């Protein structure tokens, strides 16, 4: 520097269950379907949400929807 077949240290944690705040999307705990950025950033698109004047206009939410930016572990190859 490139790649992610296999493996491994460590990491995250879908569905579902329980609990909690908000106006809602959500959040926390358990759990483990999966993940090589499932780490961070709402920048572009997308999805969801609440309010309203019913136009996705505004409001927020989602990074485990796709791009983009920043950073990074392990292994292999050179």
């Nucleotide at each position: 520097a490139a790649a992610g077949a296999a493996a491994a240290a460590g990491c995250c944690a879908a569905a579902c269950c329980c609990g909690c705040c908000u106006g809602a999307a959500g959040c926390g705990g358990g759990g483990a379907c999966g993940g090589a950025a499932a780490g961070c950033c709402a920048c572009g698109g997308g999805u969801c949400u609440u309010c309203c004047g019913c136009g996705c206009a505004a409001u927020g939410a989602c990074a485990g929807c796709c791009g983009g930016g920043c950073u990074g572990c392990c292994u292999u190859u050179a």
Molecule: c-di-GMP-I-GGC riboswitch aptamer
Organism: Desulfobulbaceae bacterium